[in-house]
RNA sequence: UUCUCAUUACGAAAGGCGGAGGGAUCAGGCCCUGUGAAGCCUUGGCAACCGGCUAUAUAUGUCACUCGACGGCGAGCACAUGUAUAGACAAGGUGCCACAUCCUGCUUUGUGAUUGAAUUGUUCAAUCCAAAGAAAGAUGAGUU
Numbered sequence: 001u002u003c004u005c006a007u008u009a010c011g012a013a014a015g016g017c018g019g020a021g022g023g024a025u026c027a028g029g030c031c032c033u034g035u036g037a038a039g040c041c042u043u044g045g046c047a048a049c050c051g052g053c054u055a056u057a058u059a060u061g062u063c064a065c066u067c068g069a070c071g072g073c074g075a076g077c078a079c080a081u082g083u084a085u086a087g088a089c090a091a092g093g094u095g096c097c098a099c100a101u102c103c104u105g106c107u108u109u110g111u112g113a114u115u116g117a118a119u120u121g122u123u124c125a126a127u128c129c130a131a132a133g134a135a136a137g138a139u140g141a142g143u144u
Base pairs, nucleotide, nucleotide: 003142004141005140006139007138008137013043014042015041016040017039021032022031023030026105027104028103029102044097045096046095049093050092051089053087054086055085056084057083058082059081060080061079062078065076066075067074068073101136106133107132108131109130110129112128113127114126115125116124117123118122
């Protein structure tokens, strides 16, 4: 750096240096911040993506054994590897430790609310509200 997949409302902070910004980007909003922002360092913690462990299921393979057949075949059992599910773990590789990824932005939906217009008891539009999805971002695993 390319692509794919998963997660993205849980959780978890102290100290030192630093000295004005910060919550990815743009816009709007809402916040944090000299009772000290970002950044760096130390220590601590959270979580369980990778990880190793156990159990179950399943696929493939293998040798030994047992059984059937007696053919280099089938079944059982054992082992190895892969996959899936569940459980407990936290040594190691990452990550993370204000606010939902701080919220909204794009699309769709609604016997939803308000307003307006047309027209007739419905249609349309705008705004708001709610829900779902997408996009973008972040993190991990794999991959180019």
This is a predicted structure of a 144-nucleotide RNA (SAM riboswitch aptamer (S box leader)) from a Balneolaceae bacterium. The model forms 97% of the base pairs in the Rfam consensus. The prediction has a mean pLDDT of 78.